Small-subunit ribosomal RNA, 5' domain from a metagenome, 516 nucleotides, folded computationally. The coordinates come from a structure-prediction model, not an experiment, and the mean pLDDT is 86.
Context: one part of a larger RNA
RNA sequence: GGACGAACGCUGGCAGCGUGCUUAAUGCAUGCAAGUCGAACGAGGCCCCCUCUAUGGGUAACCACUGAGGAAGGUCGAGUGGCGAACGGGUGAGUAACACGUGAGGAACCUGCCCCGGAGACCGGGAUAGCCCGAGGAAACUCGGAUUAAUACCGGAUACCCUCCUCGGACCGCAUGGUCUGGAGAGGAAAUGGAUUCUGCUCUGGGAUGGCCUCGCGCCCUAUCAGCUUGUUGGUGAGGUAACGGCUCACCAAGGCAAAGACGGGUAGCUGGUCUGAGAGGACGAUCAGCCACACUGGGACUGAGACACGGCCCAGACUCCUACGGGAGGCAGCAGCAGGGAAUAUUGCACAAUGGGCGAAAGCCUGAUGCAGCGACGCCGCGUGAGGGAUGAAGGCUCUCGAGUUGUAAACCUCUUUCAGUAGGGACGAAGCGGAAGUGACGGUACCUACAGAAGAAGCCCCGGCCAACUACGUGCCAGCAGCCGCGGUAAUACGUAGGGAGCGAGCGUUGUCC
Numbered sequence: 001g002g003a004c005g006a007a008c009g010c011u012g013g014c015a016g017c018g019u020g021c022u023u024a025a026u027g028c029a030u031g032c033a034a035g036u037c038g039a040a041c042g043a044g045g046c047c048c049c050c051u052c053u054a055u056g057g058g059u060a061a062c063c064a065c066u067g068a069g070g071a072a073g074g075u076c077g078a079g080u081g082g083c084g085a086a087c088g089g090g091u092g093a094g095u096a097a098c099a100c101g102u103g104a105g106g107a108a109c110c111u112g113c114c115c116c117g118g119a120g121a122c123c124g125g126g127a128u129a130g131c132c133c134g135a136g137g138a139a140a141c142u143c144g145g146a147u148u149a150a151u152a153c154c155g156g157a158u159a160c161c162c163u164c165c166u167c168g169g170a171c172c173g174c175a176u177g178g179u180c181u182g183g184a185g186a187g188g189a190a191a192u193g194g195a196u197u198c199u200g201c202u203c204u205g206g207g208a209u210g211g212c213c214u215c216g217c218g219c220c221c222u223a224u225c226a227g228c229u230u231g232u233u234g235g236u237g238a239g240g241u242a243a244c245g246g247c248u249c250a251c252c253a254a255g256g257c258a259a260a261g262a263c264g265g266g267u268a269g270c271u272g273g274u275c276u277g278a279g280a281g282g283a284c285g286a287u288c289a290g291c292c293a294c295a296c297u298g299g300g301a302c303u304g305a306g307a308c309a310c311g312g313c314c315c316a317g318a319c320u321c322c323u324a325c326g327g328g329a330g331g332c333a334g335c336a337g338c339a340g341g342g343a344a345u346a347u348u349g350c351a352c353a354a355u356g357g358g359c360g361a362a363a364g365c366c367u368g369a370u371g372c373a374g375c376g377a378c379g380c381c382g383c384g385u386g387a388g389g390g391a392u393g394a395a396g397g398c399u400c401u402c403g404a405g406u407u408g409u410a411a412a413c414c415u416c417u418u419u420c421a422g423u424a425g426g427g428a429c430g431a432a433g434c435g436g437a438a439g440u441g442a443c444g445g446u447a448c449c450u451a452c453a454g455a456a457g458a459a460g461c462c463c464c465g466g467c468c469a470a471c472u473a474c475g476u477g478c479c480a481g482c483a484g485c486c487g488c489g490g491u492a493a494u495a496c497g498u499a500g501g502g503a504g505c506g507a508g509c510g511u512u513g514u515c516c
Base pairs, nucleotide, nucleotide: 001516002515003514004513006512007511008510009509010508013383014382016380017379018378019376020375021341026339027338028337030336031335032334035083036082037081040080041079044076045075046074047073049070050069051068052067055064056063057062090294091293092292100218101217102216103215104214105213106212109211110210114207115206116205117204118203119202120201122156123155124154125153132145133144134143135142136141161188162187163186164185167182168181169180170179171178172177193198220266221265222264227257228256229255232254233253234252235251236250237249238248239247269291270290271289272288273284274283275282276281296317297316298315299314300313319330320329321328322327347373349372350371351370355369356367357366358365359364386416387415388414389413396407397406398405399404420457422452423451424450425449426448430443433440434439460505461504463502464501465486466485467484471500472499473498474497475496481488482487
């Protein structure tokens, strides 16, 4: 000098864009953050329609209301079922590791939804939730009986095809082997709904996307850590996995790693990048983006295409809450918010209008993702606090050699302008989107435009001994104090305090901390 997720002191007009718990991965009141589909399913409530009917009113047509039955439609919310909930959002605890980065490989692999292609969907069956009845319990909830449906579940048939076993053929590969093909055998499918051509279903080949695994190289400090290792290193066989593999197990062998640092200890999420620097390098890893890990602590599996699963389940533990003491409930490192800690970090806001996501044929519903608004000079950038004229150089202040000098064109005064803020009127783009149409904007009466009035509402902070731009007076008297270093102060202090003057920066200016 530059930089900062900063903090502190004094001060503070506006706007745009960013950014905001770095500490206790401490504990959390309250609300919301993941639902959706009636075009998979049965029963039900309500509305509407028709018929009959009791009662009341009316001269009557008829009206109101009660009950029963029927049936087309609409709607609602529990239940079965499907898809989603593994995304999105948070945090950085752990991790020195194939975690990450980069480059290869998988002849050792999986992939729901999506795209392209081939083949198919035949015949049957038994349950169960819900509803109803009964029982237990304070509750959470649980048990028994009866009954019912499906795109829920099960059996059989068929097999383009797939898997397995066995017997061949051709081509290829460094190889375990791979690709294509022939014959015989064993095993394996399915679901309908809306409607008048759509959506779903089953098997299968390919693609796309996403994932899994392996390897080379790179990746902090410490030798005041020198030896480490028994599933350890390798083999055979088996199990397990989507898949290779001590991944696991039985047996066999005795190996494997290490001064090019094994093992141990400390620290730490990694990267694109950020800051600095002429560069080489050094330091850092907030925001944004990619990957990883975690979800009260530890362990475990279930479901599923995908999890060993933040707002799922089970067990144990700590903690909190409810209880009728028998037993139960919970997990903000989601968005707000509270307590605590701390030098320190925001609203219990608006909207799904846009973008994106889930479900749905769609309408649509959900979405604290997201879009916006609020708060904070926390940062960057921009603008303003007026412009021109104005000397007898006013008054006042300060200094003085008492002549004057300086503040100072500064003010007053004259002329002019009106950005920003203010008031009034108009008023968007974002929607060429979405929706069958009608219609549809949170931001927002915002941005922006026009008009109006009046210099009107808007300047401070730090410094003035040298480094280092800027000097005098008074007070103080090694006191009070200053200080980044050198050093000032003991009676003439440009270094302390105040004042006048001056220098610097300016809605900021200084101080502290950290990095280069």

The full RNA is in RNAcentral, with records from SILVA.